[in-house]
RNA sequence: GCCCCUAUAGUUCAAUGGAUAGAAUAUAGGCUUGCGGAGCCUGUGAUCGCGGUUCGAAUCCGCGUGGGGGCA
Numbered sequence: 001g002c003c004c005c006u007a008u009a010g011u012u013c014a015a016u017g018g019a020u021a022g023a024a025u026a027u028a029g030g031c032u033u034g035c036g037g038a039g040c041c042u043g044u045g046a047u048c049g050c051g052g053u054u055c056g057a058a059u060c061c062g063c064g065u066g067g068g069g070g071c072a
Stems, first nucleotide, its partner, number of pairs: 001071007010025004018055001027043005048064005
């Protein structure tokens, strides 16, 4: 330099182009307990950036950025 894969809560993963983007775990509060843990209830928290296509984009397309891999 060229090509391929990939990017969603703190972390690990879901979501046929159409619901308020959903779970587990973590975290905060409460219940419970002699104290903790476990368990139960409630809350907080995310689509890498900019454009394009579309009535509608996390999803499809282009460019860029980060990460991984291959060739030279």
Molecule: transfer RNA
Organism: archaeon